[in-house]
RNA sequence: UGUCCAAUAGCUCAGCGGCAGAGCACCGGCCUCAUAAGCCGGCGUGCGGUGGUUCGAGCCCACCUUGGACAACCA
Numbered sequence: 001u002g003u004c005c006a007a008u009a010g011c012u013c014a015g016c017g018g019c020a021g022a023g024c025a026c027c028g029g030c031c032u033c034a035u036a037a038g039c040c041g042g043c044g045u046g047c048g049g050u051g052g053u054u055c056g057a058g059c060c061c062a063c064c065u066u067g068g069a070c071a072a073c074c075a
Base pairs, nucleotide, nucleotide: 001071002070003069004068005067006066007065010024011023012022013021018055026042027041028040029039030038048064049063050062051061052060
């Protein structure tokens, strides 16, 4: 310096341009002498940033940031 991949909830990850989800975690209840497990319910100020395309963007395009892989350079 180039190419590619990733970035979504506290964590791990889904999400064919049309209401942002799941599991775990967390909170409340049931159960129990109590805890765990189990069952029921609840909570999600979450789409890395700035622009663009579109009636409409997590999704498409450009640039930037961060992390990763590879290549080049390296005398």
Model confidence (mean pLDDT): 81 of 100.
Predicted 3D model of a 75-nucleotide RNA (transfer RNA) from Hydrogenophaga sp.
Lineage of the source: Bacteria > Pseudomonadati > Betaproteobacteria > Comamonadaceae > Hydrogenophaga.
Its Rfam family is "tRNA". From the family's description: Transfer RNA (tRNA) molecules are approximately 80 nucleotides in length. By type it is a transfer RNA.
The sequence is in RNAcentral, with records from ENA.